Predicted 3D model of a 346-nucleotide part of an RNA (large-subunit ribosomal RNA, domain IV) from Chloroflexi bacterium GWB2_54_36. Its Rfam family is "Bacterial large subunit ribosomal RNA". Rfam links the family to the GO terms structural constituent of ribosome and ribosome. The source organism's lineage runs through Bacteria, Bacillati and Chloroflexota. Its mean pLDDT, the model's own confidence on a scale to 100, is 88. It was read from a public genome assembly.

Context: one part of a larger RNA
RNA sequence: CCUUCGUUAAGGAAUUAGGCAAAUUAGCCCCGUAACUUCGGGAUAAGGGGUGCCUCUAGACGUGAAUGAAUAAUGAGCGUCCGGAGGCCGCAGUGAAAUGGUUCUAGUGACUGGUUACCAAAACCACAGGUCUCUGCUAAGCCGAAAGGCGAUGUAUAGGGGCUGACGCCUGCCCAGUGCCGGAAGGUUAAAGGGAGAGGUUAGCGCAAGCGAAGCUUUGAACUGAAGCCCCGGUGAACGGCGGCCGUAACUAUAACGGUCCUAAGGUAGCGAAAUUCCUUGUCGGGUAAGUUCCGACCCGCACGAACGGCGUAACAACUAGAACACUGUCUCAACGAAGGACCCG
Numbered sequence: 001c002c003u004u005c006g007u008u009a010a011g012g013a014a015u016u017a018g019g020c021a022a023a024u025u026a027g028c029c030c031c032g033u034a035a036c037u038u039c040g041g042g043a044u045a046a047g048g049g050g051u052g053c054c055u056c057u058a059g060a061c062g063u064g065a066a067u068g069a070a071u072a073a074u075g076a077g078c079g080u081c082c083g084g085a086g087g088c089c090g091c092a093g094u095g096a097a098a099u100g101g102u103u104c105u106a107g108u109g110a111c112u113g114g115u116u117a118c119c120a121a122a123a124c125c126a127c128a129g130g131u132c133u134c135u136g137c138u139a140a141g142c143c144g145a146a147a148g149g150c151g152a153u154g155u156a157u158a159g160g161g162g163c164u165g166a167c168g169c170c171u172g173c174c175c176a177g178u179g180c181c182g183g184a185a186g187g188u189u190a191a192a193g194g195g196a197g198a199g200g201u202u203a204g205c206g207c208a209a210g211c212g213a214a215g216c217u218u219u220g221a222a223c224u225g226a227a228g229c230c231c232c233g234g235u236g237a238a239c240g241g242c243g244g245c246c247g248u249a250a251c252u253a254u255a256a257c258g259g260u261c262c263u264a265a266g267g268u269a270g271c272g273a274a275a276u277u278c279c280u281u282g283u284c285g286g287g288u289a290a291g292u293u294c295c296g297a298c299c300c301g302c303a304c305g306a307a308c309g310g311c312g313u314a315a316c317a318a319c320u321a322g323a324a325c326a327c328u329g330u331c332u333c334a335a336c337g338a339a340g341g342a343c344c345c346g
């Protein structure tokens, strides 16, 4: 010097990204216990007091010697429990060990649960609940070339899929685009049907040029022809979207109001410098001697917003941020001690 421990004057978070680590607290009995609340909780809230040993003693319960004729009654002793009074010792009586530090304010997620085996336990996943959608049974869906199986020895109060995520109050506008559902008049449209016509070949005809039946063969127009698409409607807890400019009130400022352009419709309620705010350490208030964090407001929302849910919320959390009390070697600032190493000698 390193590792693991112990103790420490005065101060007590000044340390640090951050009280990380350590310390404090601790069992049992009694008293006492707030906001809030889903009335269950919160709660061991918080905060106080007691706790050992000896002697005497009240009471309760169990057992039951002995007395007794007795399974009646009395009831010694022993055991268990709970009190009262007095006394004794130490710094200290849950004397060791085991054995909650506490409170306040916000954010997020309701909760118990699950997760990156071996750097992440979380605000991620799941969840009960909500909602949409598919599925009528040889179900939909899934595995499998198939047989077959799961679904299910179930039957729409069932099963599959998507989104949301307890509970409370709610969930606005847009169907133009995309998707899905419905419709079938018209347009378009495949194979197929259809076969007008055309080419090749050649019996025949012709002096020749050439024409050319039947058959075989190559090809083939019109016309008929489904779904789909176009088309017509519906549908947002389907994918998604939810404006700009100009003017205006008797101080100023602002604009309830008006004009105009565009759109499918122009963001409603609620929330808002937010896990979202660039400018920004916005401005004001609170807390501090001093606060880029924190809490409460304001609203100018670069770029919140309603099941990719919005806003609240008791309880819960090895979650995140801030504050306080207690406590401490985290620190001012280090010291001493112990064990094991390192190191030196053999």
Stems, first nucleotide, its partner, number of pairs: 001341008010332002014330001019327001027051005036041001038166001052088006059081005066074002089093001101325007108317002113125002129164007141150003167312004172242003177239002179235005186230003192224002197219005204211002243261005270304001271301001282298005